[in-house]
The RNA shown here (transfer RNA) has 74 nucleotides and comes from a Bacteroidales bacterium. Lineage of the source: Bacteria > Pseudomonadati > Bacteroidota > Bacteroidia > Bacteroidales. Its mean pLDDT, the model's own confidence on a scale to 100, is 80. It matches the Rfam family "tRNA". The family's RNA type in Rfam is transfer RNA. Rfam describes the family as follows. Transfer RNA (tRNA) molecules are approximately 80 nucleotides in length.
């Protein structure tokens, strides 16, 4: 240099023939239970989807471009 995967909340990860408010366990805040605590049951806050631009009426989803970590050749 060249080719491929992977990048969505604090951590795992899910969502692809493009459609209406972007979810799921873990975790975390509270209340509720207990003598407390953990377990357990409510509720809540946190993400605009590596970053840039286009395409579209519409995009996490599709195209260029680019960063960062893997991987395979040179």
């Nucleotide at each position: 240099c060249g080719g491929g995967a992977u990048u969505u909340g604090g951590c795992a990860c899910a969502g692809u023939u493009g459609g209406c408010u972007a979810g799921u366990g873990c975790g975390c805040u509270g209340c509720g239970u207990u003598c407390g605590g953990g377990a357990c049951g409510c509720a809540g806050a946190g993400g605009u989807c590596g970053u840039g631009u286009g395409u579209u009426c519409g995009a996490g989803u599709c195209a260029c471009a680019u960063a960062a970590u893997c991987c395979c050749g040179a």